[in-house]
Molecule: Bacterial RNase P class A
Organism: soil metagenome
RNA sequence: AGGCGACCGGACGGUCGCGUGUCGGUCGGGGUGACCCGGCCGGCCCGAGGAAAGUCCGAGCACCACGACGCAGGGUAGCGGGUAACCCCCGUCCGCCGCGAGGCGAGGACCAGCGCCACAGAGACGAGCCGGGCUGCCGGGCGACCGGUGGUCCGGGUGAAACGGGCAAGCUCUACCCGGUGCAAGGCCGAAUAGGAGGGCGCGUCGGCGGCUUCGGCCGCCGGCACGGGCGCGUCGCCCGGGUCCUCGGGUAGGCCGCUAGAGACGGCGGGCGACCGCCGUCGUAGAUGGAUGACCGUCCCCGUGGCCGCGAGGCCGCGGGACAGAACUCGGCUUACAGGUCGCCUU
Numbered sequence: 001a002g003g004c005g006a007c008c009g010g011a012c013g014g015u016c017g018c019g020u021g022u023c024g025g026u027c028g029g030g031g032u033g034a035c036c037c038g039g040c041c042g043g044c045c046c047g048a049g050g051a052a053a054g055u056c057c058g059a060g061c062a063c064c065a066c067g068a069c070g071c072a073g074g075g076u077a078g079c080g081g082g083u084a085a086c087c088c089c090c091g092u093c094c095g096c097c098g099c100g101a102g103g104c105g106a107g108g109a110c111c112a113g114c115g116c117c118a119c120a121g122a123g124a125c126g127a128g129c130c131g132g133g134c135u136g137c138c139g140g141g142c143g144a145c146c147g148g149u150g151g152u153c154c155g156g157g158u159g160a161a162a163c164g165g166g167c168a169a170g171c172u173c174u175a176c177c178c179g180g181u182g183c184a185a186g187g188c189c190g191a192a193u194a195g196g197a198g199g200g201c202g203c204g205u206c207g208g209c210g211g212c213u214u215c216g217g218c219c220g221c222c223g224g225c226a227c228g229g230g231c232g233c234g235u236c237g238c239c240c241g242g243g244u245c246c247u248c249g250g251g252u253a254g255g256c257c258g259c260u261a262g263a264g265a266c267g268g269c270g271g272g273c274g275a276c277c278g279c280c281g282u283c284g285u286a287g288a289u290g291g292a293u294g295a296c297c298g299u300c301c302c303c304g305u306g307g308c309c310g311c312g313a314g315g316c317c318g319c320g321g322g323a324c325a326g327a328a329c330u331c332g333g334c335u336u337a338c339a340g341g342u343c344g345c346c347u348u
Stems, first nucleotide, its partner, number of pairs: 001347008010300007018047002021044010049324001053335002056333005061182004073178005078092005093107001094105004108173002113171002115167003129156012186257004196248006204225009227241005264283008301322009
């Protein structure tokens, strides 16, 4: 000067503040009671990440769908291995890049078919230019030979590539894999009001329209008259009313579960080049739902910068900065973002 891998990602104290849990106090409600539920106050415990992110792959889990096979559609692709699984990881071969440590690979098949191959060149796929050799046929010449036309061989020019290829980060073919939707999945409890079904009790009449009908009626809407109530009473006028009670079931508001023990972490031993696997031991509180995990101060730490002191290593003081970003069902990966810093191995 680089390459690869692993890791940290401010520390301590104080003052306020927030969330889950738990204990205590107090108030309210329910219950015959043991007790239960809720509000407030206080104590204690715990309270984001290496990426919690993007939601790009693969799973668990849940619900829905589903006879089998095939087609269509999507995906994967040297070879071998790991894994619950993968487009992930490991080993290795080949190709390319790098002096090197190393890095990257969109690495199955173009004698199945189709398509494409810039520029240059006659011609880029079954096409044919220029020169020459041999030769068949036709015509001319007494002849040597000349001209035309066809076959074959060699050479030249263009170009990355010219009857011999390339491309599947083109269609396609081959082998293998793939049902869909996602925790707002999904399960349970469940008011008040309105509406539904059934039943008890109660209930004027006339007309019109509509619906249902087992043709007996029933229900709804509108209007007239009568009835009841209100405007203090009476008349007029105006307004309102014609049911009520019980039971059942569905849904909504709301609440509870799912909800954190996980293919878990750490340590030791053993196996394996490795990814990883086996055994033993130890550990073990984030779970919010308008969504908590914070703010301020002090001391210290790290980085940058200025000044002073010192021969120097360095010391002191001042100023500025300390990132990216934040759980929301849970895991395994990948990718992306990140101030500053540490360690190990390796290369030149």